[in-house]
Context: one part of a larger RNA
């Protein structure tokens, strides 16, 4: 040095577990902000820091209510001071406080900071306290230029927006890669992405619609028709109507309506705290019983979790029943208020040019929007039935209102899974958008696991008043000892054995 067996050491796979995800389902809520949000600085504790919670009344104040003996939030244990049956702590409603940033609005500014001013009250006074001053739109009212009237313009009040939120919803702008096996029309795609504006939804919505000569009767939304009919450098692709089942269904108003608004009072149910809640015991085993045995019981309850191993009868709960002082929701009622445009819809309808949306790319191209130019009719009238003409049928634009079938899920609450179990599952189970990288936009981790209980090793030795070890104790176990379940493999070792 090699092989081979034993035992180690280093290492973390693996097996087991979840405290955290992940996809759902039922319900709820669908906003929050100038009465200053979101999101932060900075403070605040007897105590040094980090989380959490609160804001100079500062881990908290008043209250009402629930519970009922302990309690002063976690890492974090011990000390200190104190609180509690005059009810503490906990849990729930209500109120008050609410630093300084931040839509930030009194000016300014490199957020969390500098500098004003006006009233009011208290002071001789310095100053103190409280209130107040941004900008736009509305509305009203006052002043008011050139320029007489007026208007612009200043300025009072009084309301009102503004910012910020995951998707969903409507508009106005809007790409390119990529496909067409290249690329130009086309496709991606009316996508992403920007902007704006609204709701718990949002649009749309009561027929100048379709139909086919029978008829249907608002608008959404599925499943069909149907990859069909078309469209299409007829490539590549894009793609419908009619009708049929279905899902929910509802209609009106313009001659003050329909509606909306906020006020008042507000039943049932429901929401934010809770409460009662049935049945076991004995034996062996073992550290421990929930395990096996042996006899019971109880069920409207044998979902589920915990308890030293697997518990229906031990705990918590679970069926089942109760239950709110306060707020919230809210049918319904009353009485208030508002209530736009305009008077059956004229610069339209139609017309031409350019475009654009319609499955439909100019086409044979109907129909809807309109940028420019034009322009009727008035129910005896008009508009459609895919050029365009008759009949014929239908239907009334050029005003406006509408709920449910429909999308979503930052957020609450049950529940559910042939989802994941720490390289899996959210980037994050762990103080994670952290630490660390980037000027910056952004980029972005790793990292659970001692044991039923800490019983977390008193005390003794070696050593340097280490660091690690030994023993002693504890525990079922310590090779379960804080680099702590289990502890493969690579990779070092020791000891014995063969071999060279």
């Nucleotide at each position: 040095c090699g092989c081979a067996u034993a035992c180690g050491g280093u290492g973390a796979a693996u097996g087991c577990c979840u405290a955290g995800g992940c996809a759902g389902c039922c319900a709820g809520a669908g906003g929050c902000g100038a009465u200053g949000a979101a999101a932060g600085a900075c403070g605040u504790g007897g105590a040094a820091g980090c989380c959490u919670g609160c804001g100079a009344u500062a881990a908290g104040g008043c209250u009402c209510g629930g519970u009922g003996a302990g309690g002063u939030g976690g890492c974090a244990a011990a000390c200190g001071a104190c609180c509690u049956g005059u009810g503490a702590c906990c849990c729930g409603g209500g109120c008050a406080u609410u630093u300084c940033u931040g839509a930030a609005u009194g000016g300014g500014g490199c957020a969390a900071c500098c500098c004003a001013c006006c009233c009011a009250c208290g002071g001789c006074a310095a100053c103190g306290u409280g209130g107040g001053u941004a900008u736009c739109c509305u509305g009203u009212c006052c002043u008011g230029a050139a320029u007489c009237c007026a208007u612009a313009g200043g300025g009072g009040c009084a309301g009102g927006a503004g910012g910020c939120g995951a998707a969903c919803c409507g508009g106005g702008g809007g790409a390119a890669c990529u496909g067409a096996a290249a690329c130009a029309u086309c496709u991606c795609a009316u996508u992403a992405c920007c902007c704006c504006g609204a709701g718990g939804a949002a649009c749309a919505g009561a027929a100048a619609u379709c139909a086919a000569c029978c008829g249907a009767g608002a608008u959404u939304c599925c499943c069909c028709c149907a990859g069909u009919a078309g469209c299409g450098g007829c490539g590549a692709g894009c793609g419908a109507c009619c009708g049929g089942g279905g899902a929910c269904u509802a209609g009106c108003c313009c001659u003050u309506a329909a509606g909306c608004g906020a006020c008042a009072c507000g039943a049932c149910c429901g929401a934010u705290a809770g409460g009662c809640g049935a049945a076991c015991a004995g034996g062996c085993u073992g550290g421990g019983a929930a395990g096996c045995c042996u006899g019971a019981c109880c069920a409207c309850a044998g979902c589920g979790g915990g308890u030293g191993a697997u518990a229906g009868u031990c705990c918590c709960g679970u069926a089942g029943c109760c239950g709110a002082a306060a707020u919230c929701c809210g049918a319904g009622u009353g009485a208030c208020g508002u209530g736009a445009a305009a008077u059956c819809g004229a610069g339209u309808a139609g017309g031409u040019c350019g475009g654009g949306g319609c499955a439909c790319g100019a086409g044979a191209a109907a129909c809807c929007c309109u940028g420019a130019c034009u322009g009727a009719a008035u129910a005896u009238g008009g508009g459609g039935g895919g050029a365009c003409c008759a009949u014929c049928c239908u239907c009334c634009a050029a005003g406006g209102c509408u709920a449910a079938a429909u999308a979503c899920u930052c957020c609450u609450g049950g529940c559910u899974g042939a989802c994941c179990g720490a390289u899996a599952g959210u980037g994050a189970a762990c103080c994670a958008g952290u630490a660390c990288c980037g000027u910056g936009a952004g980029g972005g981790a790793a990292a659970g696991g001692c044991g039923a209980a800490a019983a977390g090793a008193a005390c003794c030795c070696c050593g340097a008043u280490g660091a690690g070890g030994g023993g002693a104790g504890u525990g079922a176990a310590a090779u379960a000892g804080a680099u702590c379940c289990u502890g493969a493999a690579a990779c070092c070792g020791u000891a014995u054995g063969c071999g060279u």